Molecule: Bacterial RNase P class A
Organism: Labilithrix sp.
């Protein structure tokens, strides 16, 4: 310096102007429906003054992500259902460890993959039983002989000897038999591979591998490592049935609860929210003992109404109740956003994660709101120019141009995979190149 492996952080960057969005909170303006005061009227009616949400302006604070996504796992929360045990059915499946729980995360083992730092992996059983294996090949699981090997016999039979008969012969082919070592075919051919042996072979027989069992070490275990012994029997495929071990009731915040047209929300009137005693928080005065302040629980007692009752008494309930309006309100309220939460410091663990003490809490809208332009200023990359620094190999700063900044949108809440996307930082590593 090139390429590249592995953790992790923050993330369409900073300010300013202009136009906007979404809901809260104040304050404000124009009115106007019903009730309400008022006043004329015998009455209907009417005139004034008041009149809230709403609406309209202004101010001031607040408004997505690492994935908010897919809805694939696991939980919390609800509602339904449910004696208890089988029988089905889905899932997950090395071995320990962590978690509220997982199919998640760590940390090992074993297997493949890279030159390596390091990745991947549905990784139980195939001597429990059924099964299945296209084409190609002889033969596809207790198989099988196409080629070539060999070995016996029969035919031919170049040539060779020989005057001739006749011998003697490579090679060719037939039949009858050996063999599985070569060669072929397939994804897979019934252990590899060397030697010895043979007529030519073969676990026929030896050594090492591999397998299977027993033993002894070492590890919590998966598993290593080592020795004895067997005889090559046991092939593959459970991402086929299936066996074996574990876990698993349905839906899903449109869950579900409360309140409403006999009027809920809202507004306006009227009664009530009280003692006392003890715990809890947090806040404050004090040097301390203690004392006051707010908020909360738990008991006792009281209470405005409420329920019972025809009614009163009694008993029960009780922190909000009752009344009128209710127009330009019809659905309204809650579950609702403080959670197995975040950040740091220590501590204990290889780590995932746990513990202890501190601080900090920031969308809760319900079909959905953070956006759009523009200016400078930052940030990457190119290509080009200049300057400074080093013995070098190169580094570092500036102009000046072209270019670029991705994926994506909350919908009850978490914890994870997973998919999508661009670069920037930050810490460990790995291989090569080149200067001293």
């Nucleotide at each position: 310096c090139g390429a590249u492996g592995c953790c992790g952080u923050a993330c369409a960057g900073g300010c300013g102007a202009u136009c906007g969005c979404c809901g809260g909170u104040c304050g404000u303006g124009a009115a106007c429906c019903a009730c309400g005061g008022u006043c004329c009227g015998a009455a209907a009616g009417g005139g004034c003054c008041a009149g809230a949400a709403g609406c309209g302006c202004g101010a001031c604070g607040g408004g997505a992500g690492g994935a908010a996504a897919g809805u694939c796992c696991g939980a919390g929360c609800u509602c339904c259902a449910c004696a208890g045990a089988g029988c089905g059915c889905g899932a997950u499946g090395c071995c320990g460890g962590g978690u509220a729980a997982c199919g998640c995360c760590c940390g090992g083992u074993c297997g493949c993959g890279g030159g390596a730092a390091c990745g991947c992996g549905a990784a139980g059983g195939a001597a429990a039983g059924u099964g299945c294996a296209a084409c190609a090949g002889a033969g596809a699981a207790g198989a099988g002989a196409c080629c070539a090997c060999c070995u016996g016999u029969c035919c031919c039979g170049a040539c060779u000897g020989g005057a001739a008969a006749c011998a003697g012969g490579a090679g060719c082919g037939g039949c009858a038999g050996g063999c599985a070592a070569g060669g072929g075919u397939g994804a897979a051919a019934c252990g590899g591979c060397g030697g010895g042996g043979u007529a030519a072979g073969a676990g026929c027989c030896c050594a090492c591998c591999g397998c299977g069992c027993c033993c002894c070490c070492g590890g919590c275990a998966a598993c290593g490592g080592g020795g004895a012994c067997g005889g090559c029997a046991a092939g593959g495929c459970a991402g086929a049935c299936c066996c074996c071990a574990u876990c698993g009731g349905g839906a899903g915040c449109a869950a579900g609860g409360c309140c409403a047209c006999a009027u809920a929300a809202g507004c306006g009137g009227a009664c009530g929210u009280g003692c006392g005693a003890u715990c809890c928080g947090u806040c404050u005065c004090g040097a301390a003992a203690g004392g006051g302040g707010c908020g909360g629980g738990u008991c006792g007692u009281g209470a405005a109404g409420g329920g019972u009752g025809a009614c009163u008494c009694g008993c029960c309930c009780g922190a909000g109740u009752c009344c009128g309006c209710g127009g330009g309100u019809a659905g309204g309220c809650u579950g609702c956003u403080c959670g197995a939460g975040g950040c740091g410091u220590c501590c204990g663990g290889u780590a995932a994660c746990g513990g202890c003490c501190g601080c900090c809490c920031u969308a809760g809208a319900g079909g959905a709101a953070u956006g759009a332009c523009c200016g400078c200023c930052g940030c990457c990359g190119c290509a080009u120019c200049g300057a400074g620094g080093g013995c070098g190999a190169c580094c570092u700063c500036g102009g000046c141009g072209c270019g670029g900044a991705a994926c994506a949108a909350a919908a009850c809440u978490c914890g994870g995979c997973u998919u999508a996307a661009g670069g920037a930082c930050g810490a460990c590593g790995u291989c090569g190149a080149c200067c001293a």